[in-house]
RNA sequence: AGGAACGUAGCUCAGCGGCCAGAGCAUUGGUCUUACAAACCAGCGGUCGUGGGUUCGAGUCCCGCCGUUCCUA
Repeated sequence: AGGAACGUAGCUCAGCGGCCAGAGCAUUGGUCUUACAAACCAGCGGUCGUGGGUUCGAGUCCCGCCGUUCCUA
């Protein structure tokens, strides 16, 4: 320099253009226990990287930029 993939909760990841954006782990509270752990129940936590575009409607499609990883040189 050229090319590709990815970016969603603290972490690991789901998510047919129309659902209230979810799961597991973590964390907080509760039940249980003499107590701790485990188990079970409930809660908290998100400007979906950023700026535009398309559309009645975008996490999802298109473009620019930023970041990470990989390939080629």

Transfer RNA from an Acidobacteriota bacterium, 73 nucleotides, folded computationally.
Rfam family: tRNA.
RNAcentral holds the sequence, with entries from ENA.